[in-house]
Model confidence (mean pLDDT): 82 of 100. This is a predicted structure of a 71-nucleotide RNA (transfer RNA) from a Nanobdellota archaeon. Rfam family: tRNA.
Parts: sequence; C1' cells; structure tokens
RNA sequence: GCGGAAGUAGUUUAAUGGUAGAAUGCAACCUUGCCAAGGUUGUGACCCGAGUCCGAUUCUCGGUUUCCGCA
Repeated sequence: GCGGAAGUAGUUUAAUGGUAGAAUGCAACCUUGCCAAGGUUGUGACCCGAGUCCGAUUCUCGGUUUCCGCA
C1' cells in the first nucleotide's frame, strides 16, 4: 500500500427498519448467629459524521480504532 472482519452497559454478548434484551459486575434491602450461597429492587450501552426512510443499532457513503491475510 491492497483486501477482509469487527466496534452495543465496567466486562462478555443478543437484537436482519418500529420503545435495545441477557449474563456478569456495582448499590440497597431480605434471608443466615457470621461469612459464602440464594432472593427482590435499582443502576448503566448502540465508535463518529452525512444520506435514505414516517421511523436507522439495523440499509448506503465517508471517517476512525482494533484484529486477520497479502505485498
């Protein structure tokens, strides 16, 4: 330099155009003589910009970061 893949809660990951879910983490409370385990509630996210569309995490274009391959 060229090609490909990926970017979503602190972390790991779902969601093929219609209010973004889960696990784990964290906080409070309950349970227990204490701890651990368990239960309830809460907490918190779509890489950036533009376009299409009534409506975009999703489709298109550009940028950016990471990974892989070729040179």